[in-house]
Molecule: SAM riboswitch aptamer (S box leader)
Organism: Oceanobacillus neutriphilus
RNA sequence: AUCUUAUCUAGAGAGGCGGAGGGACUGGCCCGAUGAAGCCUCGGCAACAGACUUACGCAAGUACUGUGCCAAUUCCUGCAAGUGUUUAGCUUGAUAGAUAAGAA
Numbered sequence: 001a002u003c004u005u006a007u008c009u010a011g012a013g014a015g016g017c018g019g020a021g022g023g024a025c026u027g028g029c030c031c032g033a034u035g036a037a038g039c040c041u042c043g044g045c046a047a048c049a050g051a052c053u054u055a056c057g058c059a060a061g062u063a064c065u066g067u068g069c070c071a072a073u074u075c076c077u078g079c080a081a082g083u084g085u086u087u088a089g090c091u092u093g094a095u096a097g098a099u100a101a102g103a104a
Base pairs, nucleotide, nucleotide: 002103003102004101005100006099007098008097013042014041015040016039017038021031022030023029025078027076028075043070044069045068048066049065050064051062052061053060054059074096079093080092081091082090083089
């Protein structure tokens, strides 16, 4: 990097170093010197897998281990269909993306 399955309107931030970018990409719209990215420390959220408990299974729980996450719905959007005063907008599905587990 590819494929499969599941989920994505909930939840959860302080400090230090750093010094201008960041929110995947497009177009928007935002965040940012009242300090972006990145790194570190501590804290927290969640419960995907392992573990353990409820005798087993189902299901539930714990949060020990492996990940993940802690502005805005995945920030909105892109493609298609429906709706609409054919404008704005709204709804649904896909695509893309993210995360987990698995496969070759």